[in-house]
Context: one part of a larger RNA
RNA sequence: UGACGGGGACCCGCACAAGCGGUGGAGCAUGUGGAUUAAUUCGAUACUAACCGAAGAACCUUACCCAGGCUUGACAUCGAGGGAAAGCCCUGGAAACAGGGCCCUCCGCCCAAAAGGCGGACCCGAAGACACCUGUUGCAUGGCUGUCGUCAGCUCGUGCCGUGAGGUGUUUGGUUAAGUCCAGCAACGAGCGCAACCCUCAUCUCGUGUUGCCAACGGGUAAAGCCGGGGACUCACGAGAAACCGCCGGCGUAAGCCGGAGGAAGGUGAGGAUGACGUCAAGUCAGCAUGGCGGUUACGCCUGGGGCUUCACACAUGCUACAAUGGGCGGAACAAAGGGCAGCAAUGCCGCGAGGCGGAGCGAAUCCCAAAAAUACGCCCUCAGUUCAGAUCGCAGUCUGCAACUCGACUGCGUGAAGUCGGAAUCGCUAGUAACCGCAGGUCAGCUAUACUGCGGUGAAUACGUUCCCGGGUCUUGUACA
Repeated sequence: UGACGGGGACCCGCACAAGCGGUGGAGCAUGUGGAUUAAUUCGAUACUAACCGAAGAACCUUACCCAGGCUUGACAUCGAGGGAAAGCCCUGGAAACAGGGCCCUCCGCCCAAAAGGCGGACCCGAAGACACCUGUUGCAUGGCUGUCGUCAGCUCGUGCCGUGAGGUGUUUGGUUAAGUCCAGCAACGAGCGCAACCCUCAUCUCGUGUUGCCAACGGGUAAAGCCGGGGACUCACGAGAAACCGCCGGCGUAAGCCGGAGGAAGGUGAGGAUGACGUCAAGUCAGCAUGGCGGUUACGCCUGGGGCUUCACACAUGCUACAAUGGGCGGAACAAAGGGCAGCAAUGCCGCGAGGCGGAGCGAAUCCCAAAAAUACGCCCUCAGUUCAGAUCGCAGUCUGCAACUCGACUGCGUGAAGUCGGAAUCGCUAGUAACCGCAGGUCAGCUAUACUGCGGUGAAUACGUUCCCGGGUCUUGUACA
C1' cells in the first nucleotide's frame, strides 16, 4: 500500500422487510449429468454452465459411427502432354463412381484465304511443389464476450511531505443517482469514468397531404370516404418549441432540500443505446484470424445408411393443469407492431376438419397474412376426478419434402392417465410495473417454438423501516496474510 475480520461509523441496491405471482409435488416440452451405445460429434460447469453456442439435427446440416470408394485430391497457384467445355444414352452399383457409346463444337491474334502457328477461358492428365485437417494447445495469441457493475470509482502533471515503499490531491463538513456540486484544506490543475450531446415515447406549433383522414357542401348506397371534392380533424414524416429548481414561499454561507403555482410533462419526465482502470491464466483455436506441435493412400475428401431423437435414474428452465373470479356453446366489440414475388393470397366452390380446387388483388399507409384474445351479453354445467384436466394409446386422414420406419407437424373419431394447489427450500417484480390475455417476426421446404426477439389489450398490491441475510461504496481500526 492492499486484502481480510462472526471490528467500528456512514451510505446504497427488489438485499431484507411489506406485498403480488411463481418454482420445489403432477403430466409433458427443452437442456444437462449419468447410464447405455458401433456412434449416441464437440464445447459451456458456483454466482457468471444447463430452451447456453443451436434465430430450426428426417437426407443435407454433421464435425460422430458402420460400409463402399478417391489420393495433386471437394478448393487455390504453377505445371510436361492432350482436348473446347458442357451434355445425353447403355451396363454395373445403395450412391459416390467405374466401363462403353453418342455428341466433334468457343473466343482473340498472325495469314488474302485454306492449311498451319500462338495465346485466353474451360476440361482430361504424368511427376512434383503443394492443398486439406471442426486434429492439439484459449496456460503461446488477436478479436469478441461474460462477471464484479451503469457500481462511482481509477489515475496523471507540477508542487509539497517522507531515507524509502509511498502519501497528499481523492481526506474533512454538507449535498447528490453520481469523485454531482458547494465550503474548507499544501495543494493547484488535468485525463478516463458520471452527467449531457444520440434514439424512442408523452404536449403543442409549422410544413407537406397519398395509398391516409372526412368537419362543412354536393352526389350515391342495403351499408360503406363509395364518388365529386376538402386540409379542418385523426394520422403519417420532416422541422421546430417546451423543463431550467426558471417563478413564488420556507430553510441554508453555498451547493442544495421541502412545499406551491403554472404546465402535456417537475426536480435525471419514462425507456433504450452507452460498461472507466482493472479482476477471474473466466469463456471461445468449433464463427473468424493466428504462433507452435501433430496427420499426409489419411487425423484429408466423396457417397449410402445409421447416430446426434437411446432411458432404471438425478438436476435445471419452461408449458399445461388441478377448476365455478371456472368450463362449454352462441352471436357481438375494441389493438399495436410486423411480414409478403421461388412470396402473401381475398371473394367463390368442395371437405366435420387439417386441407383441397381456383385465383381477384398486392413488390404493398392501397392488396393479403387477419381471426386479435382476454372482455361484455345470453344459455347450459352445480362442486363431482366432474361437461375439470388433458397425458397415453388405437384407427382413419391432411400437408411439406427425392424420402416422414428409425425421427415431422397438423386434423377427425375413439381412449381418457397423473393431478384436488405442492416438504425442506427457493425465484421474479416498485407502475402502465407484476399478474393475466392474445398478435407478429426471425430461423425455416416442413417442424418437434411451450424457446427467443418484439407488439399491444386488461391492469393491481405493498414499501413501517435498515436490526438481520446477500452484494457493493467511503472513512477508520486490528493483523503472525501478500